[in-house]
RNA sequence: GCCGCCGUAGCUCAGCUGGCAGAGCGACGCUUUCGUAAAGCGUAGGUCGUCAGUUCAAAUCUGACCGGUGGCU
Numbered sequence: 001g002c003c004g005c006c007g008u009a010g011c012u013c014a015g016c017u018g019g020c021a022g023a024g025c026g027a028c029g030c031u032u033u034c035g036u037a038a039a040g041c042g043u044a045g046g047u048c049g050u051c052a053g054u055u056c057a058a059a060u061c062u063g064a065c066c067g068g069u070g071g072c073u
Stems, first nucleotide, its partner, number of pairs: 001072007010025004019056001027043005049065005
């Protein structure tokens, strides 16, 4: 330098056939207990890497850029 894949909650990831952003773990609160843990219920937490384009509507499609990772030279 060229090519592929990945970037979404604190962490691991799903959603990628355009139409309300989710799960598990973690955090916090409540119930239960003499108390703790476990268990059950609930709450909070996101400019979906950045900028632009297409569209009535973009996490999702297109382009550029940034970061990570793998391959080729």